c-di-GMP-I riboswitch aptamer from a Syntrophomonadaceae bacterium, 85 nucleotides, folded computationally.
Formats: sequence, structure tokens, C1' cells
RNA sequence: CCCCGAUAAUGGCAAAUCUAGUGAAAGCUAGAGACGCAAAGCUGCGGGCCUAACGCAACUUAGCAAUGGCAGCCGAGCUACCGAA
Repeated sequence: CCCCGAUAAUGGCAAAUCUAGUGAAAGCUAGAGACGCAAAGCUGCGGGCCUAACGCAACUUAGCAAUGGCAGCCGAGCUACCGAA
């Protein structure tokens, strides 16, 4: 240094839910809140998943579709604290 990861230390993040804002929605942001997390830090690059406004089809209006999202679904890339075995 890499792998690795402890009933260690120092700190960190924050699921559900609630409130407010925002958005067509999915979702996002802020506050409260902690289910969890050793990358639960960052990047939609591959796969996957969610939504479906515009558009197309349909008119029995339910279908298709990302240019919108999810990094706390799995990979990949980049970066990072600590140091027992």
C1' cells in the first nucleotide's frame, strides 16, 4: 500500500412515518424521526425497477413510450476515515 473489517476509537449517513415546499407522476428538497449502512460518499456507464406529462394507439379512454426518476436493487468507474485479527 492492497485485500479485509472488530461488541475498537473518532466522527458520518438516515428507511418507514409525519409536516412544509416542489413536481403531471414517480420522485426530490428542508425539518422532525431512526429501520438500517464500512462507502447508505459521488457518477444513470451496463442491467434492473418506478412513473407516463408530451407523443402514438384506443374511445370500452386501463395499452405503448423517457426526454423524468431510483446510487438504500445488482454490477462498473472515481474518491475517502480508522486499523484489531

Model confidence (mean pLDDT): 88 of 100. The sequence was found by an Rfam model in a public genome assembly. NCBI's taxonomy places the organism under Bacteria, Bacillati, Bacillota, Clostridia, Syntrophomonadaceae.